Predicted 3D model of a 381-nucleotide RNA (Bacterial RNase P class A) from Parvularcula maris.
The organism belongs to Parvularcula, within Bacteria.

């Protein structure tokens, strides 16, 4: 000096003068002060908060998630590793259990994609040759992939058929909490020919719905509206009564999960669900900002992160939805001309974008502009 890769901040300030939402004060004149994002976006995941369902076990559907420790309220997120694939390399990136539970696909080539034989080699018939029967899959060619590399014996040829080295599979050791690793040692098949589970599936762990338009309060105002349909009204006992009937206890039956079964509770025990038409109210307060907050410091931890100390909270809270308008200066980037290389001048020109209960995350979008660690070329001392 280029070029590449990870992490991070910032993404306009100053003044003036007019205008807005909120809160504090206030002689009601007015005056102090606060006032969008790192994503406020996507609604993709996980809570807090609120109601609604009675819980427990047990299975069953369904939905997520999938190496190994860790950290978190919790995840599907975050760290650290391990393995695999890319890349010199820094890094990246993974929908990362099972393929010997079953089922199912693998197009076209190609003889043939789960046990097969085109050509080719050997070998009878029959001396060549056509033809034909037997052996062979090593070697050739088709393919993303053909029944495990090399190599040496052996064979009619031939093939783990036998041997070595690798591969593979299993056990042992040694390291590591573990995933997993080892140029350690043992056996073995001399076979188990692959691939896809992001195809269905097994398996392991997790999982009550519904949503601030929840959900509480206060005014108001209707039609205590009407159809149609199912399912049940059932025994005992006591007391009143002349009866009809009536109160009260019991009991069976029913009713409460997504579905099924037990066990408990609880409400009914004469009423419970269900469909559809219709009518009323579209008003105000709350919720609604004190929080798994925010700074700062100091400690364990490789780190995500956790522990404590100490300050701070007037840090938006709208409700058709507020923070804008216009002047002048600065200041980043960019072109240009000039030039006394220091610097004037002119021109442009500043992203993605707008809170609605509130977090913790992912993901997608971003003009400029600055740091910092890292790798890789390449001079040069």
């Nucleotide at each position: 000096u280029c070029a590449g890769g990870c992490g991070g901040c910032u993404g306009g300030g100053c003044g003036a003068c007019c205008g807005c939402g909120g809160g504090g004060c206030u002689u009601u004149g007015g005056u102090c002060u606060c006032g969008a994002g790192g994503a406020a976006a996507g609604u993709c995941c996980g809570g807090g908060c609120u109601c609604c369902a009675u819980g427990g076990c047990g299975g069953c559907a369904g939905g997520g998630u999938g190496c190994c420790g860790g950290g978190u309220a919790a995840c599907g997120c975050c760290c650290g590793g391990c393995c695999a694939g890319c890349g010199u390399g820094a890094g990246c990136u993974g929908a990362g259990g099972g393929a010997c539970a079953g089922c199912g696909c693998c197009a076209c080539a190609g003889a043939g994609a789960a046990u097969a034989u085109c050509c080719g080699c050997c070998u009878c018939g029959c001396u060549a040759g056509a033809c034909g029967g037997g052996g062979u899959c090593a070697g050739g060619g088709u393919g993303a992939a053909a029944a495990g590399g090399u190599g040496c014996g052996g064979u009619a040829a031939g093939a783990g058929c036998g041997c070595a080295c690798c591969g593979c599979c299993g056990g042992g050791g040694c390291g590591g909490c573990a995933a997993c690793g080892u140029c350690c040692u043992c056996g073995g098949g001399c076979a188990u020919a692959g691939g896809c589970a992001a195809g269905c599936c097994c398996c392991g762990c997790c999982c009550g719905g519904a949503g601030c338009a929840a959900g509480a309060c206060c005014g108001a105002a209707u039609a205590g509206g009407g159809a149609c349909g199912c399912c049940g009204c059932g025994c005992c006992c006591u007391u009143c009564g002349c009866a009809a009937g009536a109160a009260g206890g019991g009991c069976a039956g029913g009713c409460c999960c997504g579905c099924c079964g037990u066990c408990a509770g609880g409400c009914u025990g004469a009423g419970g669900g269900g469909u559809c038409c219709g009518g009323g109210u579209u008003g105000g307060u709350u919720g609604c900002a004190g929080g798994a907050g925010c700074g700062u410091c100091c400690u364990c931890g490789c780190a995500a992160g956790g522990g404590g100390g100490c300050g701070c909270c007037u840090c938006a809270g709208a409700u058709g939805a507020a923070u804008g308008g216009u002047c002048g200066c600065c200041c980043a980037g960019g072109g240009g001309u000039g030039c006394u290389c220091g610097c004037a001048c002119c021109c442009u020109g500043g992203a993605c974008a707008g809170a609605a209960c509130c977090c913790g995350g992912c993901u997608u979008a971003c003009a400029g502009g600055c740091c910092g660690c890292c790798u890789g070329a390449u001079g040069c001392u």
It was read from a public genome assembly, where an Rfam model found it.